[in-house]
Molecule: small-subunit ribosomal RNA
Organism: wastewater metagenome
RNA sequence: AGAGUUUGAUCCUGGCUCAGAUUGAACGCUGGCGGCAUGCCUUACACAUGCAAGUCGAACGGUAACAGGUCUUUCGGGAUGCUGACGAGUGGCGAACGGGUGAGUAAUACAUCGGAACGUGCCUAGUAGUGGGGGAUAACUACUCGAAAGAGUGGCUAAUACCGCAUGAGAUCUAUGGAUGAAAGCAGGGGACCUUCAGGGCCUUGUGCUACUAGAGCGGCCGAUGGCAGAUUAGGUAGUUGGUGGGAUAAAAGCUUACCAAGCCGACGAUCUGUAGCUGGUCUGAGAGGACGAUCAGCCACACUGGGACUGAGACACGGCCCAGACUCCUACGGGAGGCAGCAGUGGGGAAUUUUGGACAAUGGGCGAAAGCCUGAUCCAGCAAUGCCGCGUGCAGGAUGAAGGCCUUCGGGUUGUAAACUGCUUUUGUACGGAACGAAAAGUCUUGGGUUAAUACCCUGGGAUCAUGACGGUACCGUAAGAAUAAGCACCGGCUAACUACGUGCCAGCAGCCGCGGUAAUACGUAGGGUGCAAGCGUUAAUCGGAAUUACUGGGCGUAAAGCGUGCGCAGGCGGUUUUGUAAGACAGUGGUGAAAUCCCCGGGCUCAACCUGGGAACUGCCAUUGUGAACUGCAAGGCUGGAGUGCGGCAGAGGGGAGUGGAAUUCCGCGUGUAGCGGUGAAAUGCGUAGAUAUGCGGAGGAACACCAGUGGCGAAGGCGACUCUCUGGGCUGUAACUGACGCUGAGGCACGAAAGCGUGGGGAGCAAACAGGAUUAGAUACCCUGGUAGUCCACGCCGUAAACGAUGAGUACUAGGUGUUGGGGGUUUCACCCCUUCAGUGCCGCAGCUAACGCAUUAAGUACUCCGCCUGGGGAGUACGGCCGCAAGGUUGAAACUCAAAGGAAUUGACGGGGACCCGCACAAGCGGUGGAGCAUGUGGUUUAAUUCGAAGCAACGCGAAGAACCUUACCAGGUCUUGACAUCCUAUGACCACUCUAGAGAUAGGAGCUUCCCUUCGGAGACAGCAGUAGACAGGUGGUGCAUGGUUGUCGUCAGCUCGUGUCGUGAGAUGUUGGGUUAAGUCCCGCAACGAGCGCAACCCCUAUCGUUAGUUGCCAGCAUUCAGUUGGGCACUCUAGACGAGACUGCCGGUGACAAACCGGAGGAAGGUGGGGAUGACGUCAAAUCAUCAUGCCCCUUAUGACCUGGGCUACACACGUGCUACAAUGGCUGGUACAACGAGGGCAGCGAAGCCGCGAGGUGGAGCAAAUCUCUAAAAGCCAGUCUCAGUUCGGAUUGCAGGCUGCAACUCGCCUACAUGAAGUCGGAAUCGCUAGUAAUCGCGGAUCAGCAUGCCGCGGUGAAUACGUUCCCGGGCCUUGUACACACCGCCCGUCACACCACGAGAGUUUGUAACACCCGAAGUCGGUGAGGUAACCGUAAGGAGCCAGCCGCCUAAGGUGGGAUCGAUGAUUGGGGUGAAGUCGUAACAAGGUAGCCGUAUCGGAAGGUGCGGCUG
Repeated sequence: AGAGUUUGAUCCUGGCUCAGAUUGAACGCUGGCGGCAUGCCUUACACAUGCAAGUCGAACGGUAACAGGUCUUUCGGGAUGCUGACGAGUGGCGAACGGGUGAGUAAUACAUCGGAACGUGCCUAGUAGUGGGGGAUAACUACUCGAAAGAGUGGCUAAUACCGCAUGAGAUCUAUGGAUGAAAGCAGGGGACCUUCAGGGCCUUGUGCUACUAGAGCGGCCGAUGGCAGAUUAGGUAGUUGGUGGGAUAAAAGCUUACCAAGCCGACGAUCUGUAGCUGGUCUGAGAGGACGAUCAGCCACACUGGGACUGAGACACGGCCCAGACUCCUACGGGAGGCAGCAGUGGGGAAUUUUGGACAAUGGGCGAAAGCCUGAUCCAGCAAUGCCGCGUGCAGGAUGAAGGCCUUCGGGUUGUAAACUGCUUUUGUACGGAACGAAAAGUCUUGGGUUAAUACCCUGGGAUCAUGACGGUACCGUAAGAAUAAGCACCGGCUAACUACGUGCCAGCAGCCGCGGUAAUACGUAGGGUGCAAGCGUUAAUCGGAAUUACUGGGCGUAAAGCGUGCGCAGGCGGUUUUGUAAGACAGUGGUGAAAUCCCCGGGCUCAACCUGGGAACUGCCAUUGUGAACUGCAAGGCUGGAGUGCGGCAGAGGGGAGUGGAAUUCCGCGUGUAGCGGUGAAAUGCGUAGAUAUGCGGAGGAACACCAGUGGCGAAGGCGACUCUCUGGGCUGUAACUGACGCUGAGGCACGAAAGCGUGGGGAGCAAACAGGAUUAGAUACCCUGGUAGUCCACGCCGUAAACGAUGAGUACUAGGUGUUGGGGGUUUCACCCCUUCAGUGCCGCAGCUAACGCAUUAAGUACUCCGCCUGGGGAGUACGGCCGCAAGGUUGAAACUCAAAGGAAUUGACGGGGACCCGCACAAGCGGUGGAGCAUGUGGUUUAAUUCGAAGCAACGCGAAGAACCUUACCAGGUCUUGACAUCCUAUGACCACUCUAGAGAUAGGAGCUUCCCUUCGGAGACAGCAGUAGACAGGUGGUGCAUGGUUGUCGUCAGCUCGUGUCGUGAGAUGUUGGGUUAAGUCCCGCAACGAGCGCAACCCCUAUCGUUAGUUGCCAGCAUUCAGUUGGGCACUCUAGACGAGACUGCCGGUGACAAACCGGAGGAAGGUGGGGAUGACGUCAAAUCAUCAUGCCCCUUAUGACCUGGGCUACACACGUGCUACAAUGGCUGGUACAACGAGGGCAGCGAAGCCGCGAGGUGGAGCAAAUCUCUAAAAGCCAGUCUCAGUUCGGAUUGCAGGCUGCAACUCGCCUACAUGAAGUCGGAAUCGCUAGUAAUCGCGGAUCAGCAUGCCGCGGUGAAUACGUUCCCGGGCCUUGUACACACCGCCCGUCACACCACGAGAGUUUGUAACACCCGAAGUCGGUGAGGUAACCGUAAGGAGCCAGCCGCCUAAGGUGGGAUCGAUGAUUGGGGUGAAGUCGUAACAAGGUAGCCGUAUCGGAAGGUGCGGCUG
């Protein structure tokens, strides 16, 4: 520090996810040791048991228990508080600390900094005092009540308990005269003196006590500032805000009360609601921040829930009291007791959090003079890998690279020096032994000093001595044996380090995101191997980070989310220039504070580290004070004119309101002319019209809108504004520089305006026109089209308040190159006007820098800056729900959440597509010729049938296709019969032949038998190979079984279409572009020109073959001009000609001429030429597309069968037949049929030996016989046919047509029934030119005619070839189909067979409404009112004081009053829970209906509004261009 994920790819926006660190954690697997920390986050739920606050006899009366002593004794005992001590009690101090928890609390809290009107036990310092009296009471005792807890009555007694009196320095009050008001003793010691002789007095020391003055520390109170969320909480408040009097308090104060006034708080967020203890700090982060507030420390609050006071220095009190409530326990039913959020522990809750331990040894606290006692504070130990830190589980050597495992291309690789084995070491652990710090105070002895009358006592310094350890069987050290006691977890598709095999087969499963799994899964499970971390490792949860994804540091708003529809304007924010002052902000210094701990730095201590500790720095903050200077902001005062405004003079304008006027047109009405249609559409129909329409003339009525001018022209803030005149009125621009002197900009709330539609009331209503009706279209048509037509559109008044209200661009100011047009002014030049120059204010286009993701913007900024406002933070849910406000309503405005997805989106790129455009080509259309589709037959396919009708091929590009030929064979199918190492291959054994021939059984395969035969080499001893047969057991064979979606190879197709790419350069952030586009031209990306391109490759063309002309060479089997010869090129002869042939050559190249064209390429025409612009034909098929076809040509991975899915045989089937389709043949006739005669072929010269087969003979014929010739320019197939010459038929189901059938034959072949071909005779079907539709063909072509060949025993109407005869037409590219190039739109990229919208149906999920039901919460009103303080009362009671007494003061109890908790009632508010039913929403591989959107999406789309419709949606009105 980044990475993955939207796309075919790209850039951007934007979300989601990951890698890091952390935790009081939990769970899974695993687990050796030590140190240091930490440990109920959930039910502030309920608690059994034990402990957690006592102490003081040096305050007191005393003596229940223990120990000792004394006295006495009848030896049993008894007496004695005498001593150490001490239960219970009186009294003092403490119990308000320490410990726990975080429920409440958004301020009576906390943090920081200040303040004044207070209190203070113990402590410190100081001053003054401590005199003299009194009456009670508990304990105890006697009795009573009670189950108990406990209570009551009588009697005795003490005090540092209680109460007066005296005194009063100081204190308090005061009318300044005065008044009020204290105390307590105890302990140690003691020389004189006094005495009741034992204690006292007395003295002294110590310690208490009382009052006061100060201090320290602690506490109470007040103020400022700071730190959560919600405005779908906007108004709150009556003791409320202030004053006066009274009261209360330690103290200020409405703290409280009476009266008076009406204030106080709030948009700088009051009130209300939700949540929450606050802080030092902790985690994270570069920081700024964000989240948190366990352990430690400070503060606060609470102590079962609520209320209350008492005591006290301090409490409204965790281990105190009273009351109410809930709960638990005891009970004799009458009453009582209790409060673990102290330490342990229990139950419950929960994913989850420890021992009912030891000790006061240390530190600290309470009491005490002290010893000491108490202390679950604390110090330790135990449990838990909960965390951090450290250590170990060995070290060295050891290769046949052992065995085993796994993989394998079978060679090997890997685990792996790893192990075994050898040597060494001993941390940890085990056993034994030794052993520290934490301990020094105190005590005792002694010695100085102080106090004192004193050598007592006491205080203090030194020395000596002695005691005290829970931890602890400690740390640590030593000795011994021995590798001995010690490794797991997660991951291995990318992010992200690490790969293979098997199993599984969209199953099981994985998954943080993208995603993996449908038979070859590095993604599931297992194994081997590897990677990472390690006594841990993973997962889950949570926080920060990455996230600049809330942006202060540090983001945005034209199109991605985002500028309010527009203006005015209060508050607020910001603000020109200058002078003076001030000093609030700002700056600097100083002081205080910012607790300690933490973090950081430097040291120190545990063997290191974690940890502990000393010092420093820091704590970024706050407060106070001082200072200089007054540059900046603020404030105050005074100026200025540049901003802003006023005045004066001009100018333009659909700016607004009102009134009036005008003409054209539509419609209607009246009259006239006139006659049969009009109207409307793609075509029609509805409609109107003989009752006279449309058309036309004249007249009239009425409403609405204002042609031309008219213009990216004008005006207005926007919406918007368009005939003309008058009137009222707003704003702008310009000139001038007279006046004011910052008066300004922006603007939350607020106010005003605001298209269309819509609403209300009243008018008006010509045209148009939602709804509606009818007609069409259509599968349907609630639409588009047509005919009608109502609201509405218009006016007045009042609402509504929204639009794609758009420049999708808030307002203002300043600055930053230009060019060009236009509107309204001014100036200059010229002056006659124009032109020209210049300057303001508008309004457009182009364009530089700059900006931008790009598109684009660019002085009218989207540039550079400043000020202010508004708005955004992934998509959907949703601008929805609920609530509030507004509205008559429609609805508007404000505006969520649950849930769900990993995207949604912007710009640009390349393709593909378009019922987009431009150009071009093709038998693509058109122009023609001939067909198919109708008939019969042939053939293939589908379907059906069947035991089987084997399999494949499926739009073009399957269907006379694989099949260049199914009677058996083929044959893969079916039935039956057979075989199992096999029909076929290799290995092994045995044999020496095998083959062929023959007999029997059988349908045959097969089985049985008989003979026959005896390979090659040879050194003749044998050996060997090959072939065959046989044998048994295996290895194996075999499979036309599956998968063409695992493959190779081959092939089809677009398409013989002109395209497809690369290198370098350039442009672009990039995908990409350029080149390859453009202008011409071509059959062609063919060529030329131009050009940021220059070149190149695969394709095109050419090179190859055939053919058309000529020449050379050659002349048999070919040919024959001349010569000879013959029936005949038959023969001699010849090679001139034809022809044939080749390793032969020539020829054609736009070469020549003219024209056009750009001086090009090229095109047009012409000449010559056998041939002319590629001469004709063939072969040749770029990058790629279709998961195209083929596992049945072949090959092949994987799977499957193995006495069968293999092999053999016989027979059958592939040939079936209601039917449908494709491809053909033959026809329907006279351009013909038939009969007779007669002519001409070719093929790269077609085929020929198990062959072609001549002549001759026989047969009507198919054919038979025959066997000459020929391995072929020699022989043969072989006759060409159409044609030509004659004759006949005469338009008919025929002398057309030949199907079908009968009978008789022929040929091939073991075999012709299923199931061949041919012949003769006889029979003589359909068919008279073929509907919709559709095919081929542009010249030697179509059409027509025959011939040959492959396959093949036989079997072609098919296929592949050959020649003969031999046309018509093409104006042209509008249209159909296909293709190419350019361009455009796109929401498509599996690419239009695309994408995609809504209703309905089904399942699930969350939410809203809902008659209601219900749990809470906080207020309000009323009732009742415990305990208690305060006040009142004075009929009850009463020791101290006063009084001789009566009595009084005071106190207690009682009663009354105010306040008040809990409780009750009531109507509202509000957060939830639940609810029959209902509403929309979301999600869900293959449901229904349509096709709304994306292309001109087939009616351009969208926005607002109204209306209608199953649904998408349609239509009207206005608007936008996206």